This record gives sequence, C1' cells and structure tokens, in this order.
RNA sequence: CAUCUAGAGGGGUGGAGGGACUGGCCCAGUGAAGCCCCGGCAACCAUCGCGACCGCAAGGUCGAGACAGGUGCCAAAUCCAGCAGGCAGAGGUAGAGCCUGAAAGAUG
Repeated sequence: CAUCUAGAGGGGUGGAGGGACUGGCCCAGUGAAGCCCCGGCAACCAUCGCGACCGCAAGGUCGAGACAGGUGCCAAAUCCAGCAGGCAGAGGUAGAGCCUGAAAGAUG
C1' cells in the first nucleotide's frame, strides 16, 4: 500500500480445547488444538501471451484473460460488537436496531 459479506474438507494421529485480544455468541468425547497424508478454493507474487497508452529504444503503466510454480486459505461476514459520527427507536421497567468511517487483526 491492496484486499478481507464470494469460494473451498476427507482420512490418520492426538486427547481438551478452539474461534487473535475483551465482552457476547458459537464450535468441540457424534472427538477441540497440534502434527501427518490426500484433496479442494483462490489470481497477491512469479510465469504466459492479448489490448490500450507512454517511450527513439530498452522498457514502463493500465485493463481484461490463462495458469497452482511461491505464499495463503478451506464453520459462522475478520462469527458479532469494541472507538467516533449520523439516523431510527424507546423513554414505567426490561430489552434494543440500521448506516458510514476509524481502530485492532489476518493475508499478500
């Protein structure tokens, strides 16, 4: 700096945790995390050509596409919220919505 409401799981091992953090809410002995094997998803990087533009050229930028070599990912939107603003609602008590942006986090 870009992206994060799309997409994609079986087996073995293991034996109680997991979903970053906090609060919720979920997942889990019908077997969590971790590790191994196999499979899949995806176009960030690399690679391949195509088009447009810039350039004397080397080459560069942008766009659409192919491709699984390097990463990544395969419950729930990054599971939801957390901070700020706006709107709606309520206003006896209880409960409580929507939108935008940010922060934090993840991946490249």